[in-house]
Molecule: small-subunit ribosomal RNA
Organism: metagenome
């Protein structure tokens, strides 16, 4: 610090997601010790038991028991001791512990304030006198299940009352008034009252900060002030009465939602986010709601009243209870500990103290819940063991690991000692930590991870199955992604996964983002609040800078030091704490205040230009209608054509008239206007802008949340108009459909008046305002210069509006002074896609609708821009037998073949659009053969290794369909040799490694082919250009059969292709001269023979052709276009030759070959069937369909090949087919071999024919072990279909098509097929519109599996969420009520009324108390709104779902932009 993910690839934008830290964690796997910490986040749910607050006999009356003594009548007394429980009474139960339900508050947090209290405690002076009356326990009767109580009766106090005093206090202007006390006691000393002051605690106030919601915008009646009064400890509407109408709010009140706050804690680089266990500090709360009491202090967690709910008891009258204290217990939850020991330590209560209490706390126990620490052993050890795993089989790894051997002893373990925490005593912790000694390698390793982000690879399983997944994405038979093993990385007593925070994410942008196309400038103005503001002065001193002071608690985080062996932790000092206040001070910018000033901004004046607005008026054309002539059969309309309209007279044309509604031409990236807009001519009325002067005001500006006002088109009301035009609607066309497009009508609207509506791709997809930064060159508008008077041109200022371009600047495109550049100042918008601009709600509208606006849910992308490629019913150039021009064909008949379907036991398999179909197959009767049926067979038809017999071999017999059993006979070679015997090749018989598979996978492969395409094209290095994919080179201009050359140019240069080098062929020449060949010479039936090698030929080697030469045209080029010459001419014809690529093309059945099956079978072997089937369909062929024929007769010319297991002459039979024969020939010698069309004579004479031969009858050849299935041939009958072939196809541009006939491979035999020869030999190309393929260059694209892409919308299915929904149900909450507990206060107090007065005393009185009454008041309870939330028939959309349905919207001009 970044990576992963959109795309073929870039670059941007932007979401998802990792990787990191952190946790009160949980869950799964494992767990060995120790320190230190931490441990119900969920149900403020319910809770048994125990314990958590007592204490004081030195306040006080009593005194059980118990000891000792005495004394008894043996009951028990008495003295003294000891002193339990209860009781009074003090002083604590307000600390200490728990917990976050409520609280959005002065609750916290910080800094301040003034009108207050304050036990215990310090300090300071001072006082402590003198009386009284009661009452608990006690005790006596009672109630009462209990709880608990009621009457008498006795008694004390540091309980309670009078009374005196007052250093002092309080009231009061003052005189004056009023106001305490307590003792105990061991005489040390502890208390006790009144006051001041102190310290620490608290109470109240105020400034400032503190969380989401505007789909909460208005709240408020004690409400806001004020005056009396009341109340408190105190200030205050804190409460009351009366006055007055104020107070709060967009700077966000009200209302709703949520939340203890804060010191801190986690992450961040910081800023900031989040979050408020464990310590601290405030604050709230105690079952829930209300109360007050008593007290310094409570509205009291282990207090009391009253109320509800709930549990428990209960003898049914009545009564206890509150763990959110410490354990525990249910209960909820993913989940959170012992019903432990001590008070030895700190600290608290209470005591004079001793001492008690303390679940506060100190310790211990459980959880790896976390942090730190240690360990599980060290060396040493190659035969690299063995096992395991992987292999090419060789090895290689696990791997010095491991045994071995040497050694060590943390930590557990067993023995001994043994601190510190403890200032004089005490140690729960403790079998404490630690020390020493002992035996012994001994006790003690898991867990995710290995496809990329990511560090770490191989085998097996498995087969879109099972699974995995954090994101991309894995898995369909070779899975580094799924399980599993081996091995491998990482972390370690843990590891992983879950959840949550923050980081990355500058993805809420203060630091630190944008908005032309990505997601974002409001349609436009005017203006209010606010935000900003021009120059120079003077003043203040609010921000703002600096210093001080004061605070920012302590922990905690940083430094630095110490101390547990180290750390973790735990301590000492420091800084820090960015704040706040205060106060001194400085004045430069900001603010206030004031004074000036003119540059901003507004006014006068002249002037011109303008579809700027409104209203009246008005004019020509044109459309339509209508009258009237003229005229006649069509018009109209379309790609075509119908509806339509016309003989009732239309179109056409004249003439006239009627009415609407727009204003050709000027007309111009021309004008005006804030934007919508604004176009004929006038007249009136009126906004802005713009030039030129010239005064005059003195910052009067700028922007702009609300509000407000314009606001196209469509639409709405309501009244008018209505010529053309035209939704809706009708009819005609067009289609598969055609609710469209295209045609003929046609209403609403389109105009007007006056009211709405408020929206647009309201666009410059670009908010206003002001400044600055480079020119060029067009327009409009006004002014100035210069000439000469004027008008152009030339220079030149403002102000609009285009074009292009330089800095900069943008992801890019592109913008660029009219910026999208540099600034500054105000608004408005954005934050991932769909959902959805949609619900819900609220405002506005007459409605349609509009403005604001989400959310469950879903995806990993959706986009911007460019670049490459493919496409495209886009454009340019250009080529091909691509069309055209032509010649033959196919399609149709018959028959061959091949395929498809179908049939079959089987019809093997395999090619399947062009690039499968006379193709594998250059030839299935058996074989071939891979298919089916039958029989056999298992180391096997074939290799190799091993034992054991035997050579091999041959010959017959029996059974079988053969295979195969079975048996019988006949026979030994070859090499060695010790002669016993071994070995080589074979045979048999065995054993078991293994053989075999035409089994599957061409989508695991090699090879070799197909195709585009013999197209002209595919790249490359270096440079240059682009942020980059990539571009340039290769585009351009010429040329070419070519990316063939040339010219040009940021390119220069190469490869791979083209061409050329090969091969045949055309012309010559040299060299050879047999089996070839004959000009001359002789010979003969015949080149037959002898000469001969001049020519044919035959095979080597050679010459030749290069646009190389004239002319032209072109760029002085390339090059074409004519020409000479030549046997040939611009590649001379033909071959072999096939670029970088695509097709997952085609073969696993040719071979080869991974991996899979199969092994008495999916191997092999016979036999006999199939491959040859047949209701069709289709490829490719053959033969026809006739007279350019057809027989018949004659008669002439080829060339390539074959031939000894062959070709087979002559001669002979036979109609033939062939047979008999057997010469010759291993072939330029012999044979195949006759070539056929053609030529020349006859016949047939247009007909299903003397045309055509299918078909079937007979008879026959041949081949071959065997033609039944199933063969070719050949003779005699027999003569089908067919008289040129629809739609619609193929092939050919010259020695070619078309026609004719040879030959060869395979072959035992079988060719209408397949590859070759060679004879005869055309026609036509004007040209490139249009089919098809191709190749450059451009342009769209939303295609990138590339158009056989993409994709959109109904309908049907299943799942998911969610509005609306008659209602129903629950919670919260306003408003009016009714009620009314406890209680404080008030008021009354007829009852009670010990202290105190008054009385001798009986009695009175007061003080107060009960009872009663009044305000207030909680639950409860009535209506009647509002909000939220749950369920709801039905019902609306909208999401998601490998192959549904019907169509084709949209991306290409997407075929209607």
């Nucleotide at each position: 610090a970044g990576a992963g993910u959109u795309u073929g690839a870039u670059c941007c934008u932007g979401g998802c997601u990792c990787a990191g830290a952190a946790c009160g964690a949980a869950c799964g796997c494992u767990g060995g010790c120790g320190g230190c910490a931490u441990g119900c986040c969920u149900a403020a749910c319910a809770c048994a038991u125990g314990c958590a607050a007592g204490u004081c006999g030195a306040a006080c009356g009593g005194g059980a028991u118990c000891c000792a003594g005495g004394c008894u009548u043996c009951g028990g007394c008495c003295u003294g001791g000891u002193g339990a429980g209860a009781g009074u009474g003090g002083c604590g139960g307000a600390c200490g512990g728990g917990u976050g339900a409520g609280u959005a508050a002065c609750a916290c947090g910080u800094g301040g304030g003034a009108a207050c209290c304050u036990g215990c405690c310090c300090a300071u002076g001072g006082g402590u006198c003198u009386g009284g009356g009661a009452u608990a326990a006690c005790c006596g009767c009672g109630g009462g299940a209990a709880a608990c109580u009621g009457c008498g009766g006795c008694u004390a106090a540091u309980a309670c009352c009078g009374g005196a005093u007052a250093u002092c206090c309080c009231c009061g202007c003052g005189a004056g008034g009023g106001g305490a006390a307590a003792g105990a006691u061991u005489u040390a000393u502890c208390g006790c009252c009144a006051a001041u002051g102190g310290a620490g605690g608290g109470g109240c106030c105020c400034g400032c900060g503190u969380c989401c919601g505007a789909u909460u915008a208005g709240g408020u009646a004690g409400u806001u002030g004020g005056u009396g009064g009341g109340g408190u400890a105190a200030u205050g509407g804190c409460c009351u009465a009366c006055c007055a109408a104020g107070c709060c709010g967009a700077c966000g009140a009200u209302c709703g939602g949520u939340a203890g706050c804060u010191g801190g804690u986690c992450u961040g680089a910081g800023a900031g986010g989040a979050u408020g266990a464990u310590c601290a500090g405030c604050c709230a709360c105690a079952c829930u709601g209300g109360g007050a009491c008593u007290g310094a202090g409570a509205u009291a967690c282990g207090g009391c009243c009253c109320a509800g709910a709930c549990u428990c008891c209960u003898a049914c009258g009545g009564g206890a209870g509150g763990c959110a204290g410490c354990a525990g217990u249910g209960g909820g939850g993913a989940a959170u500990a012992u019903u432990g020991g001590a008070c030895a330590a700190u600290g608290g209560g209470g005591g004079c103290a001793a001492c008690c209490c303390u679940g506060a706390u100190c310790c211990a126990g459980c959880a790896a819940u976390g942090c730190c620490g240690c360990g599980u052993g060290a060396g040493u050890g190659a035969u690299g063991a063995a096992g395991g795993c992987c292999u090419u089989a060789g090895g290689g790894u696990u791997g010095u690991a491991a045994a071995g051997c040497u050694c060590u002893u943390u930590u557990g373990c067993c023995a001994g000692g043994g601190a510190a925490g403890a200032u004089g005593a005490u140690g729960a912790c403790u079998g404490u930590a630690c020390c020493u000694g002992g035996a012994g390698a001994a006790u003690a390793a898991g867990c995710c991870c290995c496809g990329g982000c990511u560090a770490a690879c191989u085998u097996c399983g498995u087969g879109c199955c099972a699974g995995c997944a954090g994101c991309c994405g894995c898995g369909g038979u070779a899975a580094u992604a799924c399980g599993a093993a081996g091995g491998g990385g990482g972390c370690u007593a843990g590891c992983g996964u879950u959840g949550u925070u923050c980081g990355g994410a500058a993805u809420u942008a203060c630091u630190g983002g944008g908005c032309g196309u990505a997601a974002a400038g409001g349609g436009c103005g005017c203006g209010u609040a606010g935000g900003c503001g021009g120059c120079c002065g003077u003043u203040u001193a609010a921000g703002u800078u600096a210093g001080a002071u004061g605070u920012g608690a302590a922990a905690g985080u940083c430094c630095u030091g110490g101390g547990c062996u180290c750390a973790a932790c735990c301590u000492g000092g420091g800084g820090a704490c960015u704040g706040c206040a205060u106060u001194u001070a400085a004045u430069a910018c900001u603010g206030g205040a004031u004074g000036g000033c003119u540059u901003g901004a507004a006014u006068u004046c002249g002037g011109g230009a303008g579809a700027g607005g409104a209203u009246a008026g008005c004019g020509g054309a044109a459309u339509u209608c209508c009258c009237a002539g003229u005229g006649u059969a069509g018009a109209g309309g379309u790609g075509a054509a119908a509806u339509u309209c016309g003989u009732a007279g239309a179109u056409a044309u004249u003439g006239g008239g009627a009415g609407g509604a727009a204003c050709a031409c000027c007309a111009g990236u021309g004008g005006c206007g804030a934007a919508g807009g604004c176009g004929a001519c006038u007249c009136c009325c009126u906004g802005g802008a713009c030039c030129g002067a010239u005064a005059c005001u003195g910052a009067c500006g700028c922007u702009g949340a609300g509000a407000c006002g314009c606001g196209a088109a469509a639409g709405c009301g309501u009244g008018g108009g209505u010529a053309g035009c035209a939704a809706a609607c009708a009819g005609g066309a067009u289609u598969a459909g055609a609710u469209a497009c295209c045609c003929u009508g046609g209403u609403a609207g389109u105009c007007c008046a006056c009211g709405c509506c408020g929206u647009a791709a309201a666009c410059g997809a670009u908010g206003g305002g002001c400044a600055c930064u480079a020119g060029a060159u067009g327009u409009c508008g006004c002014g100035g210069g210069u000439a000469u008077u004027g008008a152009c041109c030339c220079c030149u200022g403002c102000g609009g509006u285009g074009u292009c371009g330089c800095a900069g600047u943008u992801a890019a495109c592109g913008c660029g002074u009219u910026a999208a550049g540099u600034g500054c100042c105000c608004c408005g918008c954005c934050u991932g896609g769909g959902g959805a601009g949609u619900a819900c709600g609220g405002c506005c509208g007459c409605a349609a609708g509009g403005c604001u606006a989400a959310a469950a849910c879903u995806c990993a992308a959706a986009g911007g821009a460019a670049u490459u490629g493919a496409c495209g019913g886009g454009g340019g150039c250009c080529c091909g037998c691509a069309c055209a021009a032509g010649c033959g064909g196919u399609g149709g008949a018959g028959c061959a073949u091949g395929u498809g379907g179908u049939u079959c036991a089987a019809u093997u398999c395999g090619a399947u659009g062009c690039a499968a179909c006379g193709c594998g197959a250059a030839g299935a009767a058996c074989c071939u053969u891979a298919c089916c049926c039958a029989g056999g067979u298992u180391u096997g038809a074939c290799a190799u290794c091993c034992c054991g017999g035997g050579a091999a071999c041959c010959c017959c017999c029996u059974a079988g369909a053969a295979a195969u059993a079975g048996g019988g006979g006949g026979g030994u070679g070859c090499c060695u040799u010790u002669c016993g015997a071994g070995g080589a090749a074979c045979c048999c018989g065995g054993u078991g490694a293994c053989a075999g598979g035409u089994g599957c996978u061409g989508c695991a492969u090699g090879g070799c082919u197909g195709u585009c395409g013999u197209c002209a094209g595919c790249u490359c290095g270096u440079g240059u250009c682009g942020u980059g994919a990539g571009a340039u080179g290769u585009u351009g201009g010429g040329u070419u059969a070519a990316g063939u050359c040339c010219c040009g140019c940021a390119a220069c240069g190469a490869g791979c292709g083209c061409a050329a080098c090969c091969c045949c062929u055309g012309u010559c020449u040299c060299u050879a001269g047999u089996u070839g060949c004959u000009a001359c010479c002789a010979u003969u039936c015949a080149g037959u023979u002898g000469g001969g090698c001049a020519c044919u030929c035959u095979a080597g080697g050679g010459a030749g052709a290069c646009u190389g030469c004239c002319g032209g045209u072109g760029u002085u080029a390339a090059a074409c276009c004519g020409g000479a010459g030549g046997a040939a001419g611009g590649u001379g014809g033909g071959g072999a030759c096939g670029a970088c690529g695509u097709c997952a093309a085609g073969u696993c059945c040719u071979c080869a070959u991974g991996g899979c099956c199969u092994u008495u079978a999916u191997g092999c072997c016979u036999g006999g069937g199939g491959c040859u089937a047949c209701a069709c369909a289709c490829g490719u062929g053959c033969u026809a369909c006739a007279a350019u024929g057809g027989u018949c007769g004659g008669u002439a010319c080829a060339a390539u090949g074959c031939g000894u297991c062959g070709c087979g002459a002559a001669c002979u039979c036979g109609c033939g087919a062939g047979g008999g024969g057997g010469a010759g020939c291993u072939a330029a010698u012999c044979g195949c071999a006759a070539a056929a069309a053609a030529c020349c004579g006859g016949u047939c004479u247009c007909a299903g024919u003397c045309c055509g031969g299918a078909u079937u009858g007979g008879a026959g050849u041949c081949u071959g072990c065997a033609a039944c299935u199933c063969g070719a041939c050949u003779c005699c009958a027999u003569g089908a279909a067919g008289u040129c072939g629809g739609a619609a196809u193929c092939g050919c541009u010259a020695g070619u098509a078309a026609u004719c006939g040879c030959g060869u491979a395979u072959c035992a035999g079988c060719a209408c097929g397949a590859c070759g020869c060679g004879g005869u030999g055309a026609a036509u190309a004007c040209g490139u519109u249009c089919c098809c393929g191709g190749g450059c260059c451009u342009u769209g694209u939303a295609c990138a599996c590339a158009c056989c892409g993409c994709c959109c919308g109904u309908c049907a299915c299943a799942c998911c969420a969610u509005g609306g929904g008659a209602g129903u149900u629950g919670g919260c909450u306003g408003c009016a009520g009714u009620a009314g507990a406890a209680g404080u206060c008030g008021c009354c107090g007829a009852g009670c009324g010990a202290a105190c007065c008054c009385g001798c005393a009986a009695g009175g009185g007061u003080a107060g108390c009960a009872a009663g009454c009044g305000c207030c008041g909680a639950c409860a309870u009535u209506g009647u709104g509002a909000c939220c939330a749950g369920c709801g028939a039905c019902u609306g959309g909208g999401g998601u779902g490998a192959a549904g349905u019907c169509g084709u919207a949209a991306c290409a001009a997407g075929g209607u932009a």